[in-house]
RNA sequence: CGAAAGUGUGCCUAGGGUUCCGUGCACUUUUGGAGGUGUGGACUGGUCCAAGUGGCACAGGCGUUAAUCAAACGUUACACCGGAGGGACAAAAGCCCAGGCGGG
Repeated sequence: CGAAAGUGUGCCUAGGGUUCCGUGCACUUUUGGAGGUGUGGACUGGUCCAAGUGGCACAGGCGUUAAUCAAACGUUACACCGGAGGGACAAAAGCCCAGGCGGG
């Protein structure tokens, strides 16, 4: 100076937008009930998406003991600052490119 590795999945949360639901507003149908159309996410929400450096759990990896087999125990470290760009789904994001890039 450089490479590799620094695991996966599920359920959540910070967070995220606007397909759907609900709700607001406008118009409209109806005797009414209620329905329909449009519009709004600088609408609290539900469905939905969601963290390498957030949580919980399960699995996996590695090591030791044991070796007839199976189990048991341990371990799985660290991760500070700063922009910008691109991608998907309806759309956005702490999602993905990316532990990237620049710096410490």
Notes
A computed fold for a 104-nucleotide RNA from a Syntrophomonadaceae bacterium, annotated as Guanidine-I riboswitch aptamer. Lineage of the source: Bacteria > Bacillati > Bacillota > Clostridia > Syntrophomonadaceae.